The prediction has a mean pLDDT of 79. Predicted 3D model of a 102-nucleotide RNA (Glycine riboswitch aptamer) from an Acidimicrobiia bacterium. The organism belongs to Acidimicrobiia, within Bacteria.
This record gives sequence, structure tokens and C1' cells, in this order.
RNA sequence: UCUGCAGCGGCGGGAGAGCGAUGACCGGUCCCCGGACCGGAUCAUCCGCCGAAGGAGCAACCUCCCCGGGAACCUCUCAGGCACCCCGACCGCCACUGCGUG
Repeated sequence: UCUGCAGCGGCGGGAGAGCGAUGACCGGUCCCCGGACCGGAUCAUCCGCCGAAGGAGCAACCUCCCCGGGAACCUCUCAGGCACCCCGACCGCCACUGCGUG
């Protein structure tokens, strides 16, 4: 000096599934002052759905047996999500740190 792996930070890319319904709330319009209609973020409830934050589960295998260990983008959907935004496993680039090979 180059290089492999791991950690961490920055930048970029990054899918899926209802802009569902009802009620409350806020604003506007009309008005026969009883109320109706429209729009909007938030909250609650209900149904349908997605999986790539996180979480949980397991095969081969490790053991004489039991217990135990044991991966995922596979499964489950607790959580999360279903216009946009945010998030987003994972991938690429750059820098730093540590451990190694030559």
C1' cells in the first nucleotide's frame, strides 16, 4: 500500500396490501332552526387484506437417549403496515474502527 470479514455512520435504490365503513371532533354551505350535505387531520370501533422494522416458530445437523442448541426474504401475524410522507429486510458506494491472509 492492496485485500477478506465484522461493527458503525453517511448517501442512493428498495416491494406488498381498502385514499373501506361507522361514530365522535373541526370547518364550510343551505335552512322550515328540526336538521341535511360537503371537506379534513385526529381518536375509537368493525370487517377485509399485506409482510421486508421488531418478535415468535421449526428442518438438516450437533448428542446413545432425553433435555438443550439450531437459518431464512419459509411459516405465524403479537407488534407494524394497506393514497402521499415516514418506516422498510436487503443491495450498492464512501469513510472510520477492530480482527486476519498474502